[in-house]
RNA sequence: UAUAUUUUCUAAGCGCCAGGGCCUAUGGGUUGACGAGGUUAACAGUUAUCGAAAAAUUCGGCGGAUGCUGUUACGGAUGGUAAUUCGUUAUCUCUAUUUUAAAAAGCAAAAUUAAUCUUGUAACAAAUAAUAGAGAAAUACUGAAA
Repeated sequence: UAUAUUUUCUAAGCGCCAGGGCCUAUGGGUUGACGAGGUUAACAGUUAUCGAAAAAUUCGGCGGAUGCUGUUACGGAUGGUAAUUCGUUAUCUCUAUUUUAAAAAGCAAAAUUAAUCUUGUAACAAAUAAUAGAGAAAUACUGAAA
């Protein structure tokens, strides 16, 4: 320096495959969610947000998971306590703008006996969030200082 093996990490619309589908001279191979968005911590529960495509499988199953609900702890919202609400850009509602969609389909190529898969290519969302504007909420008790 190169190769192989093992372990760990990474991966979070993510991983896996005993069923099903498809291919295959049967050994097996292949398919099995397209991106957007999303994490204070612990425990418990739960079929975990949004749209795209398709309308014959994106079927079915297992695991995981940043969602939601409850409890507790920590933290922000007034110095303290309670309540409420939220999560470090730390109240709610409405409007506007922004927030690179990707895949499928089509076309052109590479691999494969095939199913299938990979690459390139113009276009097309919604939610969330951010910014701006408007409106609403901003409680109770209490300490200190002026």